The part of an RNA shown here (small-subunit ribosomal RNA, 5' domain) has 498 nucleotides and comes from an uncultured prokaryote.

Context: one part of a larger RNA
RNA sequence: UGAUGAACGCUGGCGGCGUGCCUAACACAUGCAAGUCGAGCGAUGAAGUUUCGAAACGGAUUAGCGGCGGACGGGUGAGUAACACGUGGGCAACCUACCUUAUAGAGGGGAAUAGCCUUCCGAAAGGAAGAUUAAUACCGCAUAACAUUUUCGAUUGGCAUCAAUUGAAAAUCAAAGGAGUAAUCCGCUAUAAGAUGGGCCCGCGUCGCAUUAGUUAGUUGGUGGGGUAAUGGCCUACCAAGACAACGAUGCGUAGCCGACCUGAGAGGGUGAUCGGCCACAUUGGGACUGAGACACGGCCCAGACUCCUACGGGAGGCAGCAGUGGGGAAUAUUGCACAAUGGGGGAAACCCUGAUGCAGCAACGCCGCGUGAGUGAUGACGGUCUUCGGAUUGUAAAACUCUGUCUUUGGGGACGAUAAUGACGGUACCCAAGGAGGAAGCCACGGCUAACUACGUGCCAGCAGCCGCGGUAAUACGUAGGUGGCAAGCGUUGUCC
Numbered sequence: 001u002g003a004u005g006a007a008c009g010c011u012g013g014c015g016g017c018g019u020g021c022c023u024a025a026c027a028c029a030u031g032c033a034a035g036u037c038g039a040g041c042g043a044u045g046a047a048g049u050u051u052c053g054a055a056a057c058g059g060a061u062u063a064g065c066g067g068c069g070g071a072c073g074g075g076u077g078a079g080u081a082a083c084a085c086g087u088g089g090g091c092a093a094c095c096u097a098c099c100u101u102a103u104a105g106a107g108g109g110g111a112a113u114a115g116c117c118u119u120c121c122g123a124a125a126g127g128a129a130g131a132u133u134a135a136u137a138c139c140g141c142a143u144a145a146c147a148u149u150u151u152c153g154a155u156u157g158g159c160a161u162c163a164a165u166u167g168a169a170a171a172u173c174a175a176a177g178g179a180g181u182a183a184u185c186c187g188c189u190a191u192a193a194g195a196u197g198g199g200c201c202c203g204c205g206u207c208g209c210a211u212u213a214g215u216u217a218g219u220u221g222g223u224g225g226g227g228u229a230a231u232g233g234c235c236u237a238c239c240a241a242g243a244c245a246a247c248g249a250u251g252c253g254u255a256g257c258c259g260a261c262c263u264g265a266g267a268g269g270g271u272g273a274u275c276g277g278c279c280a281c282a283u284u285g286g287g288a289c290u291g292a293g294a295c296a297c298g299g300c301c302c303a304g305a306c307u308c309c310u311a312c313g314g315g316a317g318g319c320a321g322c323a324g325u326g327g328g329g330a331a332u333a334u335u336g337c338a339c340a341a342u343g344g345g346g347g348a349a350a351c352c353c354u355g356a357u358g359c360a361g362c363a364a365c366g367c368c369g370c371g372u373g374a375g376u377g378a379u380g381a382c383g384g385u386c387u388u389c390g391g392a393u394u395g396u397a398a399a400a401c402u403c404u405g406u407c408u409u410u411g412g413g414g415a416c417g418a419u420a421a422u423g424a425c426g427g428u429a430c431c432c433a434a435g436g437a438g439g440a441a442g443c444c445a446c447g448g449c450u451a452a453c454u455a456c457g458u459g460c461c462a463g464c465a466g467c468c469g470c471g472g473u474a475a476u477a478c479g480u481a482g483g484u485g486g487c488a489a490g491c492g493u494u495g496u497c498c
Stems, first nucleotide, its partner, number of pairs: 002497003006494005013370006019363002021328001026326003030323003035068003040065002043062001048057003075281003084206008094198002099194007107141001109139002117130005147172011177186003207253003214244003219241008256278004260271004283304005306317004334360001336359003342356001343354004373403004383394004407439001409434005417425001442487005447468003453482005463470002
């Protein structure tokens, strides 16, 4: 000099685009952040219509069963020095809901249960018993292979275990309906293939300390067994005694990793905010259940700490989601609007949900752009400062005159984003007209480095200071004033990196 998620001091007109708890992974009041489907099911049956009436039609609403989604999206970086990440490979050792393509199929039965009703227990949260009911919920049977398993072969191929194709025999395993007058559509079952997403393994790379030198018993390997979607000491029994290490094991400390970002001519050094990819975590620790997928942020169980309710018997909770509060701190925003767009979940659809997202609010926190007027104007006015008292300087600066209208103010019109409809933003951007120089400049420095000097005050005092150093009676170095220099809606200081 450059850079910054910055902070502090003084100052502060506008716009665009970004960015905004780096500290306590501290504790959280309140609201919202994941629902949806009545075209799966029983039940409930509002408005309304018809009718003399009885009643019929109608179907709003939804607690429950059931389906799909709550494993995505959003947050944080505590842990982790590790196949966590990056990069390049492997799986002849694997899985994959929804989606696409293809081939087949859906026959016939059964037993329950929530809800509802009755009774009871409890302060509550909630629970128990009885009766009764449905399904795309659950369970047998039938049918079935190119599926799975077993046995006996054949051919081809491979880096080994083996793989692919094929022949024969045996065994095992499926299904669900709904809407519609119908056509048909949406679903269902099995299999094959694809796509997508994951799982596992390996080579190489990835901080400091040797004032950390030895470490290790499921440890290293084998066999049998178990477990998993799958390989494997992943687990277990037995057997062997191995395995790692100065090419740095082990230990301790520190740390999420990367694309990237900053700097630099580069090599390199530093960083890992925002945005994107991966990983890990969800009050702390542990555990599994469900499911295609979790060992699950707004699911469950247990234990701990904490908070709250209680009739003392027992219960409820988890903002590292968006706002917001307290606390900590030098320091970091609104308890806003909308689903209009993009995307996501559910649904046949209408549509519903969406603090994702789109926007708005706050903050000079950053970058960029614009303005704070332009021209003419000497008797070089007044005032200020200095003075050798002649004058010099502030200074064309002001006044004055002539203009302009960027921004601003007022009035009017008014979008794109949205293919026909639908706009939170927003009466916003933008356009037109009118008015008037009116509303808009500061900060730091001036001894040398380093651009810019005089006067007064002070008198080793008060003070300055990045380094050298200034100040003890004429201080260009302290303080004030005038002047000057630099940058400018900023300027200066501090922290950090190159």

Its mean pLDDT, the model's own confidence on a scale to 100, is 86.